[in-house]
Context: one part of a larger RNA
RNA sequence: CUGGGUGUAAAGGGAGCGCAGGCGGCGUGGCAAGUCAGAUGUGAAAACCCGGGGCCCAACCCCGGGACUGCAUUUGAAACUGCCAUGCUGGAGUGCCGGAGAGGUAAGUGGAAUUCCUAGUGUAGCGGUGAAAUGCGUAGAUAUUAGGAGGAACACCAGUGGCGAAGGCGGCUUACUGGACGGUAACUGACGCUGAGGCUCGAAAGCGUGGGGAGCAAACAGGAUUAGAUACCCUGGUAGUCCACGCCGUAAACGGUGAAUACCAGGUGUCGGGGCACAUAAGUGGCCCGGUGCCGCAGCUAACGCACUAAGUAUUCCACCUGGGGAGUACGUUCGCAAGAAUGAAACUC
Repeated sequence: CUGGGUGUAAAGGGAGCGCAGGCGGCGUGGCAAGUCAGAUGUGAAAACCCGGGGCCCAACCCCGGGACUGCAUUUGAAACUGCCAUGCUGGAGUGCCGGAGAGGUAAGUGGAAUUCCUAGUGUAGCGGUGAAAUGCGUAGAUAUUAGGAGGAACACCAGUGGCGAAGGCGGCUUACUGGACGGUAACUGACGCUGAGGCUCGAAAGCGUGGGGAGCAAACAGGAUUAGAUACCCUGGUAGUCCACGCCGUAAACGGUGAAUACCAGGUGUCGGGGCACAUAAGUGGCCCGGUGCCGCAGCUAACGCACUAAGUAUUCCACCUGGGGAGUACGUUCGCAAGAAUGAAACUC
C1' cells in the first nucleotide's frame, strides 16, 4: 500500500454554511463516451507455461504451440453509467392555516438578598473554628427600625420539561428577528446528499482600550494546623468576574458515538400538533406526525452494552487511526499584541 477499523482498546474534525469534487428519484425517445461482442493489425527476440527433442541425467540448449491479460482501426449491441431532449411527483422547496418554545439582538422595568452610607433604639461584645487566633467593637460594633446608594444574579414555577447547528439559553415587558413542528395539498418539478480547501460561529480563562465594581475571589498578607505547610481551615484582599468595542480559538467543546437516506418485534412515560370514536359539563379511549426518556426482541458486540434517537441491515460523502515512550515535543511555516494556537517529525529507547 492493501486490508481492517474509529462509544470504552489507537482513531469522529468543537459546530454550521458552502465553491470544487464524489454520489444521486420515477418514465419515454435518442447518441454511443464508459461497458459488452465480432473482425483486422500490432503486441521484436529471449524469458514464462504446455508438448516434444539433444548433450548418460540435470542445469543448459533446440523445435512447435500457448500466452504476452495491452494498444489501434473497424463493424455491431443498448441493459447499466454517462450525455442530449421531453415528461412525472413520491425526494427537496414554496404558498396558505395554526399553535409551542430559557432560540437571538436591543431597550425598558420589578422584587428578594448581600454590602455600604445616614438617622433612631440599644450595650458589650461580635465574628470565626475541630478548637482557636488574626479581624471588627465603648471614637458605640453585632442585633434591630426607617431612609438612601450601588452592582450583580434572577428563589418558587422547574420537569432524564422546552429551544438552539454547536458553544449555549431561565424575573417581567416591548420592539425587531432566526429556526423547527402540525395541518392543507394550491405552486415549482430532482432544484437533492455529502463536502477537501474556504468562510462564519464558538464555554471558561486570558489579552487591548474605555467604563463599572455589590458579592465572590487567583495572586498577595495575616492567623491557625503541622516536624515543615509556599496547602487543606479562618480573617482580609487585588486582578478578574459585569458592560461596550476589538482580539484569542482552545476544553472530559462528551452521547467520549460525523452527516444524510431507506428498511428491521414490541411495551411504557413525557413535550408540541392533528384527525377518529364514545360522552358531551369536565373528559375517556385509540390512531397519525414530530421531539425527548426508560425497558426490551431479532441482530450486533471482546465484553460492558447498543437496540426505529442503533453500536442492527445497506448505500453515499467527509474526517481520522495503524505498538508504548520520545511528543503534541523540536525545526520550519501560517496566524496572534502577547499568552500561545494550527500544522507536526526524527534520533534514541522498550
Predicted 3D model of a 350-nucleotide part of an RNA (small-subunit ribosomal RNA, central domain) from an uncultured bacterium. Rfam family: Bacterial small subunit ribosomal RNA.